The RNA shown here (Glycine riboswitch aptamer) has 99 nucleotides and comes from Hyphomicrobium sp.
It matches the Rfam family "Glycine riboswitch aptamer". Rfam describes the family as follows. This family represents the bacterial glycine riboswitch.
Taxonomically the source falls in Hyphomicrobium (Bacteria, Pseudomonadati, Pseudomonadota, Alphaproteobacteria).
């Protein structure tokens, strides 16, 4: 002094699936019979896979044993929007193989 990787971060982009039903509580209207709510909480059933997780496997190693997915699962997380979303672009910062 530092390239590819590698970690953070800060922009951008980014699917999928009931804005289901029922019941409580608040807000509001209300002809006092109830209606309504992008509002909390419960309890049901469907249904999604790109936060986490977890399971096999190609394949890979230093080969005992480990790593190992956008494939499975759905425990978690989601199912109007808004958040949140693996992965993508870009930049900046730390590391680091060399020298």
């Nucleotide at each position: 002094g530092a390239a590819a990787g590698g970690a953070c971060u800060g922009c951008g982009g980014a699917a999928g699936a009931g804005u289901c039903c029922g019941g409580a509580c608040a807000u509001c209207g209300u002809u006092c019979g109830c209606g309504a709510u992008g509002g909390u909480c419960c309890g049901g059933c469907g249904c999604c896979g790109a936060a986490g997780g977890a399971g096999c496997a190609a394949c890979c190693g230093c080969c005992c044993c480990g790593g190992a997915a956008a494939c499975u699962c759905u425990c978690a997380g989601g199912c109007a929007a808004a958040u949140g979303g693996a992965c993508c672009g870009c930049a900046g910062u730390c590391u680091c193989a060399c020298g």